[in-house]
RNA sequence: AGGGUUUGAUCCUGGCUCAGAAUGAACGUUGGCGGCGUGGAUUAGGCAUGCAAGUCGAGCGAGAACCGGAGCAAUCCGGGGAAAGCGGCAAACGGGGGUAGUAAUGUGUCGGUACGUGCCCUCAGGACGGGGAUAGCCAGGGGAAACUCUGAUUAAUACCCGAUAAUCUCGAGAGAGCAAAGGUCCGCUGCCGGAGGAGCGGCCGACAUGGUAUCAGGUAGUUGGUGAGGUAACGGCUCACCAAGCCUUAGACGCCUAGGGGGCGUGAGAGCGCGACCCCCACCACUGGGACUGAGAUACUGCCCAGACACCUACGGGUGGCUGCAGUCGAGAAUCUUCCGCAAUGGGCGAAAGCCUGACGGAGCGACGCCGCGUGCGGGAUGAAGGCCCUUGGGUUGUAAACCGCUGUCAGGGGGGAUGAAAGCCGCAAGGCUUGACAGAGCCCCAGAGGAAGCACGGGCUAAGUUCGUGCCAGCAGCCGCGGUAAGACGAACUGUGCGAACGUUAUUCGGAAUCACUGGGCUUACAGGGUGCGUAGGCGGCUUGUUAAGUAGGGUGUGAAAUCCCCCGGCCCAACCGGGGAAUUGCGCUCUAAACUAGCAGGCUUGAGUGAGCUAGGGGUACACGGAACUUCCAGUGGAGCGGUGAAAUGUGUUGAUAUUGGAAGGAACACCGGAGGCGAAAGCGGUGUACUGGGGCUUAACUGACGCUGAGGCACGAAAGCCAGGGGAGCGAACGGGAUUAGAUACCCCGGUAGUCCUGGCCGUAAACGAUGAACACUGGGCGGGAGAAGGUUCGCCUUUUCCGGCCGUAGCGAAAGCGUUAAGUGUUCCGCCUGGGGAGUAUGGUCGCAUGGCUGAAACUCAAAGGAAUUGACGGGGGCUCACACAAGCGGUGGAGCAUGUGGCUUAAUUCGAGGCAACGCGAAGAACCUUUCCUGGAUUUGACAUGCAUGGGUUAGUCUCGUGAAAGCGAGAUGACACCUUCGGGUGGAACAUGCACAGGUGCUGCAUGGCUGUCGUCAGCUCGUGCCGUGAGGUGUUGGGUUAAGUCCUUAAACGAGCGAAACCCUUGUCCCUAGUUGCCAGCGAGUCAUGUCGGGGACCCUAGGGAGACCGCCGGUGUCAAACCGGAGGAAGGCGGGGACGACGUCAAGUCAUCAUGGCCUUUAUGUCCAGGGCUGCACACGUGCUACAAUGCGGCGUACAAAGGGACGCCAACUCGCAAGAGGGAGCGAAUCCCAAAAAGCGCCGCUCAGUUCGGAUUGCAGGCUGCAACUCGCCUGCAUGAAGCUGGAAUCGCUAGUAAUCGCAGAUCAGCUAUGCUGCGGUGAAUGUGUUCCUGAGCCUUGUACACACCGCCCGUCAAGCCACAAAGGGGGGGGCAUCCUAAGUCGCCGCGCUAACCGCAAGGAAGCAGGCGCCUAAGAUGAACUCCCUGAUUGGGACUAA
Repeated sequence: AGGGUUUGAUCCUGGCUCAGAAUGAACGUUGGCGGCGUGGAUUAGGCAUGCAAGUCGAGCGAGAACCGGAGCAAUCCGGGGAAAGCGGCAAACGGGGGUAGUAAUGUGUCGGUACGUGCCCUCAGGACGGGGAUAGCCAGGGGAAACUCUGAUUAAUACCCGAUAAUCUCGAGAGAGCAAAGGUCCGCUGCCGGAGGAGCGGCCGACAUGGUAUCAGGUAGUUGGUGAGGUAACGGCUCACCAAGCCUUAGACGCCUAGGGGGCGUGAGAGCGCGACCCCCACCACUGGGACUGAGAUACUGCCCAGACACCUACGGGUGGCUGCAGUCGAGAAUCUUCCGCAAUGGGCGAAAGCCUGACGGAGCGACGCCGCGUGCGGGAUGAAGGCCCUUGGGUUGUAAACCGCUGUCAGGGGGGAUGAAAGCCGCAAGGCUUGACAGAGCCCCAGAGGAAGCACGGGCUAAGUUCGUGCCAGCAGCCGCGGUAAGACGAACUGUGCGAACGUUAUUCGGAAUCACUGGGCUUACAGGGUGCGUAGGCGGCUUGUUAAGUAGGGUGUGAAAUCCCCCGGCCCAACCGGGGAAUUGCGCUCUAAACUAGCAGGCUUGAGUGAGCUAGGGGUACACGGAACUUCCAGUGGAGCGGUGAAAUGUGUUGAUAUUGGAAGGAACACCGGAGGCGAAAGCGGUGUACUGGGGCUUAACUGACGCUGAGGCACGAAAGCCAGGGGAGCGAACGGGAUUAGAUACCCCGGUAGUCCUGGCCGUAAACGAUGAACACUGGGCGGGAGAAGGUUCGCCUUUUCCGGCCGUAGCGAAAGCGUUAAGUGUUCCGCCUGGGGAGUAUGGUCGCAUGGCUGAAACUCAAAGGAAUUGACGGGGGCUCACACAAGCGGUGGAGCAUGUGGCUUAAUUCGAGGCAACGCGAAGAACCUUUCCUGGAUUUGACAUGCAUGGGUUAGUCUCGUGAAAGCGAGAUGACACCUUCGGGUGGAACAUGCACAGGUGCUGCAUGGCUGUCGUCAGCUCGUGCCGUGAGGUGUUGGGUUAAGUCCUUAAACGAGCGAAACCCUUGUCCCUAGUUGCCAGCGAGUCAUGUCGGGGACCCUAGGGAGACCGCCGGUGUCAAACCGGAGGAAGGCGGGGACGACGUCAAGUCAUCAUGGCCUUUAUGUCCAGGGCUGCACACGUGCUACAAUGCGGCGUACAAAGGGACGCCAACUCGCAAGAGGGAGCGAAUCCCAAAAAGCGCCGCUCAGUUCGGAUUGCAGGCUGCAACUCGCCUGCAUGAAGCUGGAAUCGCUAGUAAUCGCAGAUCAGCUAUGCUGCGGUGAAUGUGUUCCUGAGCCUUGUACACACCGCCCGUCAAGCCACAAAGGGGGGGGCAUCCUAAGUCGCCGCGCUAACCGCAAGGAAGCAGGCGCCUAAGAUGAACUCCCUGAUUGGGACUAA
């Protein structure tokens, strides 16, 4: 400090997500030790049991056990002091809790005072005299118990009275009133009133301290006053009366949530989140209410009442309150021991000893957190074994281990024991005595590497990868995303990486997130400017003088508790932890100073603003009046068949006279031309003419006012169209609606009609892409060119210059993601307002409010997605545009589609009908030859190191080979005979190569994957494109070059140009063909000369010609004319065999189609191994209701048949081509010459030409099919060959929709040859020549293609993307109704209790001789009032038939 993720790529916007730190945590796996911390966050749910507050005998009486004494004993006296009681103090502290309440009655900070104060300290005083009770105890009674009643008796530092009485209290004063307690041997201590202090508390104020406006008004003791009461004290705190106030948009009231702070977590900080442990404050104590006591409580372990719950009970009645420490149940993902001790620190009581203390100190449990330590150290390579990988060479685990040497931390056993202890008591003192619950370091001894390592991760982010398994399965996943047969992403193994007694996961907070932006964001198009104006509050505000000192600034000072954080120092071995000191605590108060700025006050100014004066433009507004054109209707005339409408029609209208045309009348609406990127207005908006009334603006001037200004939350007004209400009006147009068309349908587009409406008046509505998608105001910042309204100066009267305002275009800087904006800013600044914070859900639901209604304004959430978006780029696409090509269409010629047959394919069938190819670009394709073979398929029979390759080992014999026999369909199996070779040789034999046999490695596979591949091929496409280097432009993808203007078949060339060059393609180079020349003449040729033959280059000879095959020439827009940019080039012409690429071929850019091929071949992986290999026989690939493709032959007379006759080219030939001749009707046979071929043969070319027949007929067309008889090849023609002859003589008379080829030696037509091949199903294919046209000179359309441009939400790229309904599942929302909770309100009832009144009953202290009084109490009544009951509302939650829309799921 950033990273991943939207795209084909890019920049931006924007969300999601990750890496960090943290936690009172939990869960999973694992787990050695110690220190210091920490541990019920949920049900403030319920609790068994024990303990958590007592103490004082130096306040008091009585006094058990026990001891002593007296007594016979009962008993008494003295000591003793337990338990209980009276009394005092404490119990109000300490401890606990936190979705209990509380949003201020709290807290924090800073101030204040009308008050209180036990214990403590200081000071000055006082304490005199009396009295009556009561508990205990005793006796008696009630009760199960808890407890209680009666009688008698007793003490006090308990209670009461009197006295005394101030500096106390009351009061203006006079004056009045008020207290006490003693204990103790002494010392001492306690008591009373007063004054002061310390500390603590009560009360008051200012400021600060959550969310929500879908809570906007709240309040009757409410606000204030007077008086009274009450309190320690001020106060509506309470009451009576009076007044009507008080709070509130600076958020009252309501609702929701919540204890607050010091601090804690995070963060660079500002902030954000939190408030465990520790400290301070407040609050609570089963729930609600209440008071008493007291210095203090409205009291956690006190009291009373009510309620719920629980327990005891003898059923009458009682008892209880763990949110103290432990512990238990429950709920929960989850949180400990019913421990030890008062030794320390602290507290209560006490004079003290001491007692009490679950505060506290310790221990225990939990890796819950932080910190520390250890699990060994050194050496050790043949780099052992094993594992994993492997290209089989090796690599890695890995110095790791083994092994050798060493050490002794921790844990374990033993020993010893510092320290935590300070004090206290006794004593005159010296001194003595006593105190450890728990922990126990360090030290010494013992033994021995022994007891101690895991967890997560390895696709990217993010450090770290291989193999196997799996096969969109199982699974993973924080985001992007992995998995559909080679997964670095699943699972495992090996290995690596990270951390380490832990490691991961989950949850939560902060960070990253500048993603709520104070620091520090935005609003033209990404989310975001209010439709417009006026204006309230508020915010902000010109120049200048003086003054004040609120803000501001500086100094001083008080406070800001401690702890925490930071720094320094120190203590535990270190650290965590702890101690001391400092700093800090950014804050608040007081005070002094300053006076620039802001602000206040007082005064001045004129430039902002406004007013005046003069001039001026305008569809600015309102009302009234008028006008012409057009339209429609009506009346009348003319006229006579249609009109109207459309792409074409029809509906409609018309002989009852339309349309058309003429005249007249009426009506309503809108205002042609002018008219303009022009004007006006705040916006909406405003357009014939005139009049009246009226708003605003501009220019000039500088007379007046003197900051009067800007913005503007709420508010008010205006606000297109549509719509609503009421009344008019209604020509045209025209939702709805009717009809006609179109269409698969057509609730549309088109046509014929037509109601609301559109118009007017009055009233609503209040919204629009109300847009410049750009709020208002002011200032500043280069220019240029138009338009509108003015002014000034100059003028040669054309105009020029300067200046103000309005309205446009282009552009500099700058800005911007870019597009773009650019003095009319989206630049640079200031002020104010509005608005935004991912997409969907949704401008929906709900609430409120407005509206007559439609509806408007305000305006969510659940859920869901990993994006949704903006701008620009490259492609692709378009029933977008421009330009241009191509047998693309058109113009032609001939076909296919109909028939028969051939052939391929599909389908069907089958034991098998092997496999592949599938739009173009599969289908006479792989296959240039399926009877066996081929051959892969099927059936059956065999075989297993194999039909074939290599290596190793062993073996035998002569092996290999040859022959024979048996069996068999063959293969094979079995048996037998014969029998080579090389080297050595002692002639016995040995060795060896090949071979054979056996065995081991391995062979083999036309088995799978063409979506793992190489190679090859098809296609777009012989289309003209595809790129690179450098430079330049752009943030970038990318662009430029390659675009533009011409031109070409062409990115061909020229020119222009931020490009300049280059490459692959095009062209050329190559082959062939067309003309000529040269060279050479055999097997080719034969003009001339000669010979010969019936005849023939047959022969001698010749090179002239043809030809052959080598070489060369020729064509280049070179020449002329024209066009064109002085170009490239094009058009025409000459010459020429050929003219603008002369014809044809080979040659195919970057790439596309996961195109085709694992069955040509090669090859990774997988599968198979007595079989998916190999061999053999037979069958199949030829099967046939059918469908399609490609062809052949035809349907005939431009024909067919017969006879005669002419002219090619290119090929092939030895297991061959085969002449002559003979036979056969023929296929063919016999025969044998020639020829490895410019010599011989195949070989006859055919159409053509000539003659004859046929005469339009299913024929003398057509030949399918079938029968018979033959021939040929071959081991073999049944399945299943070809050919011949005779006979037979099918369909078919030019082929629907549709569709194919071809632009010249082409189409059409005619034959010839070859490959494969024994033969052939070849009508196929590849070549060859013969005859030889027609049409087009165009680009509207169909198809395809190229370039430029445009739109795009496409990029798997239009065979794209994508919307809605329906069906199914799931989720949440809404909803009549139902149920429950909460806080208030009203009424009723009223417990306990304070206060007041009554008090006839009761009563020791005082008065009184007494009676009685005073005083008190019980009791009663009243106000208030908890709980309870009832009622009407509010609010929240749960549920909910069903309905609606929504999100997400499948293909």
Predicted 3D model of a 1451-nucleotide RNA (small-subunit ribosomal RNA) from a metagenome. The sequence is in RNAcentral, with records from SILVA. Its Rfam family is "Bacterial small subunit ribosomal RNA".